[in-house]
RNA sequence: CCAGAGGGGCGGAUGGCCGCUGCUUUUUGUAAAAAAGGUAGAGGAAAGUCCGGGCUUCACGGAAAGACGGCGCCGGGUAACGCCCGGGGAAGGCUUCAACGCCUUUACGGAAAGUGCCACAGAAAACAGACUACCUCGUCCUCGGACGGGGAAAAGGUGAAAAGGUGCGGUAAGAGCGCACCGCGCGACUGGCAACAGGAGCGGCACGGUAAACCCCGCCGGAAGCAAGACCAAAUAGGGACCGCGCUGCGGCUUCGGCCGCAAGGAUGGUUUCCGGAUCCGCGGUCCGGGUAGGUUGCUAGAGGCAAUGGGUAAUCAUUGCCCCAGAUGAAUGGCCAUCGCCGGGCGCGGAGCGAUCUUCGUCCGGUACAGAACCCGGCUUACAGCCCCUCUGGACAU
Numbered sequence: 001c002c003a004g005a006g007g008g009g010c011g012g013a014u015g016g017c018c019g020c021u022g023c024u025u026u027u028u029g030u031a032a033a034a035a036a037g038g039u040a041g042a043g044g045a046a047a048g049u050c051c052g053g054g055c056u057u058c059a060c061g062g063a064a065a066g067a068c069g070g071c072g073c074c075g076g077g078u079a080a081c082g083c084c085c086g087g088g089g090a091a092g093g094c095u096u097c098a099a100c101g102c103c104u105u106u107a108c109g110g111a112a113a114g115u116g117c118c119a120c121a122g123a124a125a126a127c128a129g130a131c132u133a134c135c136u137c138g139u140c141c142u143c144g145g146a147c148g149g150g151g152a153a154a155a156g157g158u159g160a161a162a163a164g165g166u167g168c169g170g171u172a173a174g175a176g177c178g179c180a181c182c183g184c185g186c187g188a189c190u191g192g193c194a195a196c197a198g199g200a201g202c203g204g205c206a207c208g209g210u211a212a213a214c215c216c217c218g219c220c221g222g223a224a225g226c227a228a229g230a231c232c233a234a235a236u237a238g239g240g241a242c243c244g245c246g247c248u249g250c251g252g253c254u255u256c257g258g259c260c261g262c263a264a265g266g267a268u269g270g271u272u273u274c275c276g277g278a279u280c281c282g283c284g285g286u287c288c289g290g291g292u293a294g295g296u297u298g299c300u301a302g303a304g305g306c307a308a309u310g311g312g313u314a315a316u317c318a319u320u321g322c323c324c325c326a327g328a329u330g331a332a333u334g335g336c337c338a339u340c341g342c343c344g345g346g347c348g349c350g351g352a353g354c355g356a357u358c359u360u361c362g363u364c365c366g367g368u369a370c371a372g373a374a375c376c377c378g379g380c381u382u383a384c385a386g387c388c389c390c391u392c393u394g395g396a397c398a399u
């Protein structure tokens, strides 16, 4: 000097014209409203809707247990969390003689409660086992093997994993059978809030792996969501109460107002008539209540923002001061133009440096991302042109 990785921050400016939404002032208007002016008007993710809350309704006296689901090393932060911070263990990588150093990752309780599973290969995959090879005994014979009994588990071979490893002794051959070292288990005691770490001493070695398999243990969880919920409430249709008028025949009941059943009759569908069938049982007025369309509210002052000081390694907390910062509802926050900024590339005149390389100015071309609040917060995840800062890594150059 260049490139990359991780972390943090930012993520266009000004003007003109035409528009949009909230609030507010003035004017006009009986009012509804309109016009003009002023003022405010998307994000770091507003996104995915994955996790945790606030708030609301439902069930509703409270508690416990069971089922189901989720979470799972320790400590801290927080309203809470599966989030964040710090620490521990484990795994991988780098440096190194080796690391107890540095970096990265981590669903990381329990396998000594029980059950299941462990593919392929292999003799054998969990109460071990014996293919080749080893030792020994017997029989046979072509004298080197075959067959059978017993011993042993060191060697070969399979596998992700073969029931401690290496060496010496020992033995017929072998074996923690014995011993030394390493590993492993238990572990007084020491350090730490804890996870955990160290570890005197003891034990010939017991306890293969798997719980993102069932399961066990501990902790957490009622459900649905602003289309929650509350209020106002049109037309039409239908419901109820009251009043007025009307109400064929028969039967029954009656509180004498009427009511019920059957028949007759009437009305209705597609232009009319007839037949059959189906459905219905009068008209008018006043008032009431429910719900729909629509409107209002919930709605944005909040686990709020900024700054300073203090505590803490940090996440974060406390105190003080200042500030008010979108509320649309077919859904506003926009469109066009100009100038400038920023980035990349080409060309030209120069400049800095020993060099790699960097760069002022002029000019031309191209680019300027991801993305749009919808009840509100805290997280996580994903998308993103380009710029700035810090740390680390690699490379180039000069000395």
Base pairs, nucleotide, nucleotide: 001395002394003393004392005391006390007389008388009387010386012340013339014338015337016336017335018334020041021040022039023038024037025036026035027034028033043370047381048380050379051378052377053376054375055225056224057223058222068221069220070219071218072217073087074086075085076084077083088108089106090105091104092103093102094101109216110215114214115213116210117209118208131156132155134151135150136149137148138147139146140145141144164182165181166180167179168178169177183205184203185202186201189198190197191196229297230296231295232294239288240287241286242285243284244283245282248263249262250261251260252259253258265281266280267279268278304323305322306321307320308319309318310317311316341368342367343366344365345364346363347362348361350359351358352357
Molecule: Bacterial RNase P class A
Organism: Rhodospirillales bacterium